[in-house]
Order: sequence, then structure tokens, then C1' cells
RNA sequence: UCUUUAUCCAGAGUGGUGGAGGGAGAAGGCCCUGCGAAGCCACGGCAACCGCAUGCAGCUGCAACUUGCUGUUUGAUACGGUGCCAAUUCCUGCCCUGUCGCCGUCUUCGGCACCGGGACAGAUGAGGA
Repeated sequence: UCUUUAUCCAGAGUGGUGGAGGGAGAAGGCCCUGCGAAGCCACGGCAACCGCAUGCAGCUGCAACUUGCUGUUUGAUACGGUGCCAAUUCCUGCCCUGUCGCCGUCUUCGGCACCGGGACAGAUGAGGA
């Protein structure tokens, strides 16, 4: 970098350094920010993806409780690997459904608003190339 898959309306910040931007990305909106942005460092915290513990099922095998591999249930956060700590992934953008809604001479139409679903993109974990 590409790819597969799961999750994304929950949760969790102080100090130092730094010195003007930041919220991925084109655009729009709305926010944060000299009462100090990004980045970096320290400490703290959140969470429970993987490791871990646990039960069950399956597979290989003469044999798997002890003791392998795969899938899955439940659990803990002690320890290890990540991740994360304004706002739903801040919101919208593309497609579809809906509405005692609003607007357009008010219409089997269109626009807007809102509810819901999906796609695209992105983030993170785990696996693969």
C1' cells in the first nucleotide's frame, strides 16, 4: 500500500512544551481555538478488538479432560498488544421508503424539513497478500 471481516447514537483529561490553527477529504453548514489550535512529551483515564480465563460444539488423530486446531458462549481488566479520551464517524452531500409537515396555482409532480434504511468514503481491531 492492497485486500477480507467486525464495530462505529456508549465511555474517558490534566500538566508541560509549542505558538495558529483545528474538526480525514471537494463543497456547504455548524462548532472548537491567544481563557492558547495542531504536533510532541509525561502522567492519568475509558473501553473490551486481540492475547487471557471459561463452558460448549466440531476437526485431525490410535488417543485431545489433562493436550492440538477451528468456531462459538460467558467473564475479568490483574497482566500483555493495540486503540481511544469536544460535539453520532460533529452534520449534510449519492440512492430508496415514509410523513394529517412547509413551500411552489397546493398536482399520481418538484423543492425543503424531518424519521428510517442503504451505498460511497473514513477510523479502529483482527486476519491475509
Overview
This is a predicted structure of a 129-nucleotide RNA (SAM riboswitch aptamer (S box leader)) from an uncultured Desulfuromonadales bacterium. Its mean pLDDT, the model's own confidence on a scale to 100, is 82.